[in-house]
Model confidence (mean pLDDT): 86 of 100.
Predicted 3D model of an 82-nucleotide RNA (c-di-GMP-I riboswitch aptamer) from Hydrogenophilales bacterium 16-64-46.
The source organism's lineage runs through Bacteria, Pseudomonadati, Pseudomonadota, Hydrogenophilia and Hydrogenophilales.
RNA sequence: CACCGAACAGGGCAAACCCGUCGCGAGGCGGGGACGCAAAGUUUCCGGUCUCGUCCAACAGCGAGACAGCGGGACCGCCGGU
Numbered sequence: 001c002a003c004c005g006a007a008c009a010g011g012g013c014a015a016a017c018c019c020g021u022c023g024c025g026a027g028g029c030g031g032g033g034a035c036g037c038a039a040a041g042u043u044u045c046c047g048g049u050c051u052c053g054u055c056c057a058a059c060a061g062c063g064a065g066a067c068a069g070c071g072g073g074a075c076c077g078c079c080g081g082u
């Protein structure tokens, strides 16, 4: 540096759902809670999905957003092994 994750160490994160709160909404944040996760760490660069507005007969288009636990890319990283 690349690849791998059966076991080990210290641990970390936290789906659904519930409560509070913010948002028109997708959803965010805090608390509870654990389905899972070796990048479930960071990042909207690409694709995707979703929301709102606009437009349209409708689809499409256009604008503004959400999701990093949908996939890819980039950056960074614990333990052990090859």
Stems, first nucleotide, its partner, number of pairs: 002082004012037002017032006035069001041075003045072003048067007